[in-house]
Molecule: transfer RNA
Organism: Chloroflexi bacterium RBG_16_56_11
C1' cells in the first nucleotide's frame, strides 16, 4: 500500500426488507425470601448506535471520507 471484516449499556453481543418507543444474558443499584450468606422472584438506573459529510418525509441499518481494531495479499 492493496482487498475483507468489525466499531451498538460496564463487558460479551443481537438488531431480519431504512419505519415511529434500540434490545438481551453477565454485571451495578433497590426490595423481596435467609438467622447470614449464595441462589431464587421483582423493580431500577445505564446509550452522542466510534467521527464526519451526504441520500430521505424518515438512518443504529444507504452512500463518502476520517480514526481504531482484526484477517488475508504484497
Nucleotide at each position: 500500500g492493496g482487498g475483507c471484516g468489525g466499531u451498538u449499556a460496564g463487558c460479551u453481543c443481537a438488531g431480519c426488507u431504512g419505519g415511529u418507543u434500540a434490545g438481551a444474558g453477565c454485571g451495578c443499584c433497590g426490595c423481596g425470601u435467609u438467622g447470614a450468606c449464595a441462589u431464587c422472584g421483582c423493580g431500577g438506573a445505564g446509550g452522542u448506535c466510534a467521527g464526519u459529510g451526504g441520500u430521505u418525509c424518515a438512518a443504529g441499518u444507504c452512500c463518502u471520507c476520517u480514526a481504531c481494531c482484526g484477517c488475508c495479499c504484497a